[in-house]
RNA sequence: GUUUUUGUAGCUCAUUUGGGUAGAGCAAUAGACUCAUAAUCUAUCGGUAGCGGGUUCGAUUCCCGUCAAAAACACCA
Numbered sequence: 001g002u003u004u005u006u007g008u009a010g011c012u013c014a015u016u017u018g019g020g021u022a023g024a025g026c027a028a029u030a031g032a033c034u035c036a037u038a039a040u041c042u043a044u045c046g047g048u049a050g051c052g053g054g055u056u057c058g059a060u061u062c063c064c065g066u067c068a069a070a071a072a073c074a075c076c077a
Stems, first nucleotide, its partner, number of pairs: 001073007010026004020057001028044005050066005
């Protein structure tokens, strides 16, 4: 330098491949239970999807640019 993959909640990951107003587990908070703690159960909280732009009635999803990380190849002595 080229190509490919990845980027979504505090953390680990789904959802994309057929575009239709984003979910799970853990964590956190509150309650129940208990003499009390833990465990267990219930509820709540939390992200407009790396960033910017385009197409579209509508984009996490399609297209372009860009940033970061990883891998392969190339180059270099």
RNAcentral holds the sequence, with entries from ENA.
This is a predicted structure of a 77-nucleotide RNA (transfer RNA) from Marinibactrum halimedae.
It matches the Rfam family "tRNA". The family's RNA type in Rfam is transfer RNA.
Taxonomically the source falls in Marinibactrum (Bacteria, Pseudomonadati, Pseudomonadota, Cellvibrionales).